[in-house]
RNA sequence: UGACAACAAAGCCAAACUUGUCGUGAGGCAGGGACGGAAAGCCACGGGUCUUUUACUCACUAAAGAUAGCCGAGUUGCAGAU
Repeated sequence: UGACAACAAAGCCAAACUUGUCGUGAGGCAGGGACGGAAAGCCACGGGUCUUUUACUCACUAAAGAUAGCCGAGUUGCAGAU
C1' cells in the first nucleotide's frame, strides 16, 4: 500500500408511518421517526420493477421519466486481529 473479514472504538445513514411542500403520476425535498444497513456514500452505464403521455384498432412494442434501501458494473471512504 492492497485484499478480506472478526473484536473494539469513533462515528455515519435512515425503512414504514407522519406533517408541510413540489409533481398528471411513479416519486422527490424539508421536519419528526427508526425497520434496518459495512458502503443504506456517489453514480441512471447494463438489467429489473414502476409511472405518464404520445404513436398503434386492441394487445405488444417504442419514446420520455422514476427507482441507488432491486441486482450488477464504475468510483470514493472509517477502523485494523489475520

c-di-GMP-I riboswitch aptamer from a Methylococcaceae bacterium, 82 nucleotides, folded computationally. The sequence was found by an Rfam model in a public genome assembly. The coordinates come from a structure-prediction model, not an experiment, and the mean pLDDT is 79.